SAM riboswitch aptamer (S box leader) from a Chloroflexota bacterium, 110 nucleotides, folded computationally. Lineage of the source: Bacteria > Bacillati > Chloroflexota. Its mean pLDDT, the model's own confidence on a scale to 100, is 80. It matches the Rfam family "SAM riboswitch aptamer (S box leader)". Rfam describes the family as follows. The SAM riboswitch is found upstream of a number of genes which code for proteins involved in methionine or cysteine biosynthesis in Gram-positive bacteria. It was read from a public genome assembly, where an Rfam model found it.
Parts: sequence; structure tokens; C1' cells
RNA sequence: CCCUCAUCAAGAGCGGUGGAGGGAUCCGGCCCUGCGAAACCCGGCAACCGGUCCGCUGAACGGCGGACGCGGUGCCAACUCCGCUCCGGCAUCUCCGGAGGAGAUGAGAG
Repeated sequence: CCCUCAUCAAGAGCGGUGGAGGGAUCCGGCCCUGCGAAACCCGGCAACCGGUCCGCUGAACGGCGGACGCGGUGCCAACUCCGCUCCGGCAUCUCCGGAGGAGAUGAGAG
């Protein structure tokens, strides 16, 4: 970089350093931010992978369910903040629902 699968309505600090920006990218919108942005540290959330333990099943390998949160990631404003395409609901728009596209994260293959 590309491909496959799963998930994306929940959750997470009035801490320290830091000083102006930030919400992935371009553009637009809408927001957050000196009642302090990014970043780093600490803290936390979750439970995808590994691990440990428990239950059921099984001759065994294993399978299914659960607990912990030790290790590897991830995450900690707003639906994935919104924006594109198609279908349905309404007479249209708004809006709502579904599918797709794009994206994010994890696990795996090349």
C1' cells in the first nucleotide's frame, strides 16, 4: 500500500506541563477553544487480540459462554460533528429509516 472479516447511538479527569490552535485530509458548513487549543505526562474508558481463571461441552485437539483488566493496540465534545449515491415514508423541502460509498479502529492474508 492493497485485500478479507468485525465493530462504529454507549463509555472515559473541574489533574500537571504547555502555550494557540483544534474537530483525519482538500473545500464548504457547523462547532470547540485564554472559564486555556495542539502536544507530552499522569489518570480514565472499553474489551478487538494475547494471557490468566471459572462454567458447559468434548476421549483429546478444540468449541461455546463468562470473569479479570496483566500484556499489545485503540479511544476519552458533538452519530464516524455534518456534507456524497440509491431506495422507502411525505405533494416538495426539511426530516426519519434502510442500503451503498468514503473513513476510523481491531484481527488476519499478500